Background:
This is a predicted structure of a 73-nucleotide RNA (transfer RNA) from a Methanobacteriota archaeon. The RNAcentral record of the sequence draws on ENA. Rfam family: tRNA. Its family is annotated with triplet codon-amino acid adaptor activity in the Gene Ontology. Rfam classes the family as a transfer RNA. Rfam describes the family as follows. Transfer RNA (tRNA) molecules are approximately 80 nucleotides in length. The prediction has a mean pLDDT of 82. Taxonomically the source falls in Methanobacteriota (Archaea, Methanobacteriati).
RNA sequence: GGGGCACUAGCUCAGUAGGCAGAGCGCAAGACUUUUAAUCUUGUGGUCAUGGGUUCGAUCCCCAUGUGCCCUA
Numbered sequence: 001g002g003g004g005c006a007c008u009a010g011c012u013c014a015g016u017a018g019g020c021a022g023a024g025c026g027c028a029a030g031a032c033u034u035u036u037a038a039u040c041u042u043g044u045g046g047u048c049a050u051g052g053g054u055u056c057g058a059u060c061c062c063c064a065u066g067u068g069c070c071c072u073a
Base pairs, nucleotide, nucleotide: 001072002071003070004069005068006067007066010025011024012023013022019056026044027043028042029041030040031039049065050064051063052062053061
């Protein structure tokens, strides 16, 4: 240089053949407990990497860019 994959909550990851973005962990409050832990309840969570395009509508499709990883020369 050429090619491919990934990018979604603080972390690990789902997700949808385009139509309200989710789980677990975490965090906060409460219950329980002498206290902590554990357990239970409630709550807390997002510019879906960035910028454009297509569309009535984009996390999803198209293009470019960025970051990481892999293959190849």